[in-house]
Molecule: transfer RNA
Organism: uncultured Bacteroidales bacterium
């Protein structure tokens, strides 16, 4: 210098033929327990890396940029 892949909640990751964004762990409250632990219920938490484009509609398609990773030179 060139190519590939990844970027979604605090963490690890789903959501893939464009149509309301989810799970596990973690966190908060409550219940059970004498207490801790544990279990259960409920809840909070996301401009989907950034910018732009296509579309009635974009996490999803296209382009650029950034970061990480990997391969080639």
């Nucleotide at each position: 210098g060139g190519g590939g892949c990844a970027u979604u909640a605090g963490c690890u990751c789903a959501u893939c033929u464009g149509g309301u964004a989810g799970a596990g762990c973690g966190c908060a409250a409550c219940a059970c327990u004498g207490g801790c632990a544990g279990u259960g219920u409920u809840g909070a938490g996301g401009u989907a890396a950034u910018c732009g484009g296509u579309u009635c509609g974009a996490g999803u398609c296209c382009g650029a940029u950034a970061u990480g990773u990997u391969c080639c030179a």